[in-house]
Context: one part of a larger RNA
RNA sequence: CGUAUGUGGGGGAUGCCUGGGCACACAGAGGCGAUGAAGGGCGCGGUAAGCUGCGAUAAGCGCGGGGGAGCGGCACACACGCAUUGAUCCCGCGAUGCCCGAAUGGGGAAACCCGGCGGUUGGCAACAGCCGUCACGGCGCAAGCCGAGCGAACCAGGGGAACUGAAACAUCUAAGUACCCUGAGGAAGAGAAAUCAAACGAGAUGCCCCGAGUAGUGGCGAGCGAAACGGGUACAGGCCAAACCGAUCUCCUUGUGGGAUCGGGGUUGUAGGACCCACGGACGCGGCACGGAACGGUAUGCGAAGUCGCCUGGAACGGCGCGCCAGAGACGGUGAUAGCCCGGUAGGAGAAACCUAGUAGGUGUCGUAGUGGAGUUCCUGAGUAACGCCCGACUCGAGUAAUCGGGCGUGAAGCUGGGGGGACCACCCUCCAAGCCUAAAGACUCCUCGGUGACCGAUAGUGGACGAGUACCGUGAGGGACAGGUGAAAAGCACCCCAGUGCGGGGAGUGAACGAGAGCCUGAAACCACAUACAU
Numbered sequence: 001c002g003u004a005u006g007u008g009g010g011g012g013a014u015g016c017c018u019g020g021g022c023a024c025a026c027a028g029a030g031g032c033g034a035u036g037a038a039g040g041g042c043g044c045g046g047u048a049a050g051c052u053g054c055g056a057u058a059a060g061c062g063c064g065g066g067g068g069a070g071c072g073g074c075a076c077a078c079a080c081g082c083a084u085u086g087a088u089c090c091c092g093c094g095a096u097g098c099c100c101g102a103a104u105g106g107g108g109a110a111a112c113c114c115g116g117c118g119g120u121u122g123g124c125a126a127c128a129g130c131c132g133u134c135a136c137g138g139c140g141c142a143a144g145c146c147g148a149g150c151g152a153a154c155c156a157g158g159g160g161a162a163c164u165g166a167a168a169c170a171u172c173u174a175a176g177u178a179c180c181c182u183g184a185g186g187a188a189g190a191g192a193a194a195u196c197a198a199a200c201g202a203g204a205u206g207c208c209c210c211g212a213g214u215a216g217u218g219g220c221g222a223g224c225g226a227a228a229c230g231g232g233u234a235c236a237g238g239c240c241a242a243a244c245c246g247a248u249c250u251c252c253u254u255g256u257g258g259g260a261u262c263g264g265g266g267u268u269g270u271a272g273g274a275c276c277c278a279c280g281g282a283c284g285c286g287g288c289a290c291g292g293a294a295c296g297g298u299a300u301g302c303g304a305a306g307u308c309g310c311c312u313g314g315a316a317c318g319g320c321g322c323g324c325c326a327g328a329g330a331c332g333g334u335g336a337u338a339g340c341c342c343g344g345u346a347g348g349a350g351a352a353a354c355c356u357a358g359u360a361g362g363u364g365u366c367g368u369a370g371u372g373g374a375g376u377u378c379c380u381g382a383g384u385a386a387c388g389c390c391c392g393a394c395u396c397g398a399g400u401a402a403u404c405g406g407g408c409g410u411g412a413a414g415c416u417g418g419g420g421g422g423a424c425c426a427c428c429c430u431c432c433a434a435g436c437c438u439a440a441a442g443a444c445u446c447c448u449c450g451g452u453g454a455c456c457g458a459u460a461g462u463g464g465a466c467g468a469g470u471a472c473c474g475u476g477a478g479g480g481a482c483a484g485g486u487g488a489a490a491a492g493c494a495c496c497c498c499a500g501u502g503c504g505g506g507g508a509g510u511g512a513a514c515g516a517g518a519g520c521c522u523g524a525a526a527c528c529a530c531a532u533a534c535a536u
Base pairs, nucleotide, nucleotide: 002534003533004532005531006530007529008528009527015521016485017484020456021455022453023452024451027448028447029445030444031150032149039100040099041098042055043054044053046078047077050074051073061094062093063092064091065090066089070082071081072080105114106113107112115134116133117132118131119130120129121128122127136147137146138145139144154185155183156182157181158180159179165172169219195202196201206233207232208231209230216224217223237437238436239435240381244264245263246262247261248260249259250258251257252255269415271380272379273378274377276373277372278371279370284368285367286366287365288364289363290362296355297354298353300349302347306322307338308321309320310319311318323340324339325329331343332342333341386410387409388408389407390406391405392404393403396422417432418431419430420429421428472479473478492520495507496506497505498504
């Protein structure tokens, strides 16, 4: 020095465990904010560094309800207290709530500095403290009301890449994606045919299945990629503008005038309405006022039956034997594996207060109408439709390119009217643009309650089971960990000895076990030491 075995050290794999995570479906909630949010700074404890809670009334104050013996958070110490005159704790409603932050009296390098006005306290006063108030924008004569800022995803709109793919690359693709901005809601958006269809017909919109990787589109490359129909879900339709009638104001070229505002009227394509004639006048629906639920939720409580014998054991929940309950044999805990020990479970019960909700339902009051006919006078959304040029959107990349949207220009008809049916024309069919609103079916989950899992089990599962977005790194934007387990119970080793009263160790003691002694269950391997044997 090596090989082998053994005994230790070291190390923390493995097994077992779980207070954490992950996913999903149901239900709830879908917002908070100038009555000052979200998020912070600084404080508050007898002793108090961290976390939690709270705010100068500071681990808390008041009231109502629950609950019933202990309590002063995590947190195991000492001290001192509280509590059957009902504490701690749980629920509901209030009070307090420093400073910063939209931050809003002014300023500012956030958590600081400096003011005006009114009141008040101290002081002779100067002055200081405390309370209230004072930003800006919109609307309004004013009083005053509203706005702002934050928030995970979902939604609509305004902008809008590149890597990449095409085995290079430019059209194309990626993709109207990522990202930025604006706005809204619990959903948003869409939505009541100038729609489809096809010679038959349908009858608002969304979403799902199908149609279908079809029709198409495409350096016809890579790729992209519909719609109708059919089946489901859910269903709901309304209101203006105009003609005409009237009121008020206003203008002049005064008339059976024009304009503005308001009220009535009216709302469609088998055309409808106005105007004229005739008939008709409700149930219902809507607004407002009064008054106003319940179910359910936010605490909780009741809840059956062995702690019987023997054995093993530190311990019985195990084994053997004998019983019992069950609308309860889910689950968890208890010194090992418990229907009957504990918490619960099945089942049934419960709210002063708050939510549900000033909702449903009720009462009162106000408002609200259509049908037929004649006639063909009037009305039926204009710088609109369309066209030209240039773009964009559709499956459609200029193509035969319709349709929809935008910019610039030109610019109709007006019911004997107009749009569409994929250039265009005719015939035919179908619909009525240039105004507005609209529940449900449907997307999402920062969040709450309970539930489930051929989900993970500490290098896994969240980055985070642990004082984690912490320590640490970075000027900054930002990046971002390691780290769980004594024991049934601290019974956490009194006392003695060695020792640097260091580490550590030896006795003694606890315990089932300390070779469970505190980064303590199990304790693999690398690596190290020692012992023994052998080889050199």
This is a predicted structure of a 536-nucleotide part of an RNA (large-subunit ribosomal RNA, domain I) from Gemmatimonas sp. It matches the Rfam family "Bacterial large subunit ribosomal RNA". The RNAcentral record of the full RNA draws on ENA. The prediction has a mean pLDDT of 87.